[in-house]
RNA sequence: CGGGUUGUGGUGGACCGGUACCACGCUUGGUUCGGGACCAAGAGGUAGUGGGUUCAAUUCCCACCAGCCCGA
Numbered sequence: 001c002g003g004g005u006u007g008u009g010g011u012g013g014a015c016c017g018g019u020a021c022c023a024c025g026c027u028u029g030g031u032u033c034g035g036g037a038c039c040a041a042g043a044g045g046u047a048g049u050g051g052g053u054u055c056a057a058u059u060c061c062c063a064c065c066a067g068c069c070c071g072a
Base pairs, nucleotide, nucleotide: 001071002070003069004068005067006066007065010024011023012022013021018055026042027041028040029039030038048064049063050062051061052060
């Protein structure tokens, strides 16, 4: 320098055009002598950044940024 791939709540992952779901974790309450386990409720992400297309984008397109891989 060129190519490929990934980038979603604290962590891991799903959704791949109709304003985001699951598990674990966290908070509160219940249960227990107390803890764990279990049960109930709740908080937490506008989806790497910026543009474009569209009635509508996390989802398509472009550029950039970051991680990983391959080549020179």